Annotation: Bacterial RNase P class A from an Anaerolineae bacterium, 378 nucleotides, folded computationally. It matches the Rfam family "Bacterial RNase P class A". It is annotated as a ribozyme. The prediction has a mean pLDDT of 77. The gene name in the source record is rnpB.

[in-house]
RNA sequence: CAAGCGAGUCAGGCGGCCGCGGCCGGCCCAGUGCCGACCGAGGAAAGUCCGAGCUCCAAAGAGCGCGAUGCUGGGUAACACCCAGGCGGGGUGACUCGACGGAAAGUGCCACAGAGAACGACAGCCGCUCGGUGAGCGGCGAUGGUGCAAAGGUGGUGUAAGAGACCACCAGCAGCCCGGGCGACCGGGUUGGCUGGGCAAACCCCAUCGGGAGCAAGAUCGAAUAGGAGGGUGCGACGCGAAAGCGCCAGGGAGUGGCUCGCUCUCAGCCCUCGGGUAGAUCGCACGAGGCGGCCGGCAACGGCCGUCCCAGAUAGAUGGUCGCCGCCCGGCAUCCGGUGCCGGGAACAGAACUCGGCUUAUCGACUCGCUUGGUCA
Numbered sequence: 001c002a003a004g005c006g007a008g009u010c011a012g013g014c015g016g017c018c019g020c021g022g023c024c025g026g027c028c029c030a031g032u033g034c035c036g037a038c039c040g041a042g043g044a045a046a047g048u049c050c051g052a053g054c055u056c057c058a059a060a061g062a063g064c065g066c067g068a069u070g071c072u073g074g075g076u077a078a079c080a081c082c083c084a085g086g087c088g089g090g091g092u093g094a095c096u097c098g099a100c101g102g103a104a105a106g107u108g109c110c111a112c113a114g115a116g117a118a119c120g121a122c123a124g125c126c127g128c129u130c131g132g133u134g135a136g137c138g139g140c141g142a143u144g145g146u147g148c149a150a151a152g153g154u155g156g157u158g159u160a161a162g163a164g165a166c167c168a169c170c171a172g173c174a175g176c177c178c179g180g181g182c183g184a185c186c187g188g189g190u191u192g193g194c195u196g197g198g199c200a201a202a203c204c205c206c207a208u209c210g211g212g213a214g215c216a217a218g219a220u221c222g223a224a225u226a227g228g229a230g231g232g233u234g235c236g237a238c239g240c241g242a243a244a245g246c247g248c249c250a251g252g253g254a255g256u257g258g259c260u261c262g263c264u265c266u267c268a269g270c271c272c273u274c275g276g277g278u279a280g281a282u283c284g285c286a287c288g289a290g291g292c293g294g295c296c297g298g299c300a301a302c303g304g305c306c307g308u309c310c311c312a313g314a315u316a317g318a319u320g321g322u323c324g325c326c327g328c329c330c331g332g333c334a335u336c337c338g339g340u341g342c343c344g345g346g347a348a349c350a351g352a353a354c355u356c357g358g359c360u361u362a363u364c365g366a367c368u369c370g371c372u373u374g375g376u377c378a
Base pairs, nucleotide, nucleotide: 001374002373003372004371005370006369007368008367009366010365012326013325014324015323016322017321018320020040021039022038024036025035026034027033028031042349046360047359049358050357051356052355053354054214055213056212057211066210067209068208069207070206071085072084073083074082075081086100087098088097089096090095101205102204106203107202108199109198110197122144123143124140125139126138127137128136129135130134152170153169154168155167156166157165171195173192174191175190176189177188178187179186180185218283219282220281221280228274229273230272231271232270233269236249238247239246240245251267252266253265254264255263256262290309291308292307293306294305295304296303297302328346329345330344331343332342333341334340335339
């Protein structure tokens, strides 16, 4: 210098004008008024996929079922997350990826090709039979072919031809022993049967764990109207009619009205009290597993101590718009080795709604640190 790997930071700055939400203070003509101070989105606020706090409901205990998780040790309130390791795959490497228990309990599946995908005979080799260039029967898994994968590999003995049928070495599996490690596991030795394809993110088996619903949770206060409970008062007389009802007289209530009469409506209401509960209001709800800095312990995740800070809280949902200057990136031109000046363009993804810890996804770009490989110069 080039190409990469890993960890992390930022997400334009300042000012003017206009505007919005919260909270505090002041003023008056007391209005959802005016003035002023302070605070006002994110690294993902997102997806709502995991784990918790918090709230309500349920709950003797056990089992079945269902769901989740699945190497080891640690971290944490907890986790499916994180850190450090083991094993396996990838990369020259820095590094990275892995639901990483069981396929020798059982069931099932393995596209296409192929004879056969686990009860393998297509070609081929060998033997026998038939009267013969062929056919039939049997043996073989060595050779060919197909396939991601073909029944441990190489060499030899053996055989009609062959084969772990037998032998040597190697690979793999299981048992035992020795050594190292907290452990996963690693290294070595010995014995054995000689080998049993893959898939469990197919059913399943094993081990461990798991009550349900969610801030529209839930709690407090509480109109008007309707409905509920209790109390008070009222629901009358006469005629017709079988009854319902109608007529008439009187009465109650409401309206009009200062009052009486009158007029209109009404006929079982009217008045008082109580509780539930809707709209609405308040709380939950912004001090928290909190942020920042330092020291200490730890390889690390993380933990402990000290100091310091208060940092959105809406409820149809505020956090915005515009102008100026500066900064960043890209392109062009001029001068010119660099650098400088001018012009044009660009600046993402997105956005709180109970709160945290993670994961995943989206994102214009800029920067810092550590490391790897290759090249060049001294």
Lineage of the source: Bacteria > Bacillati > Chloroflexota > Anaerolineae. RNAcentral holds the sequence, with entries from ENA.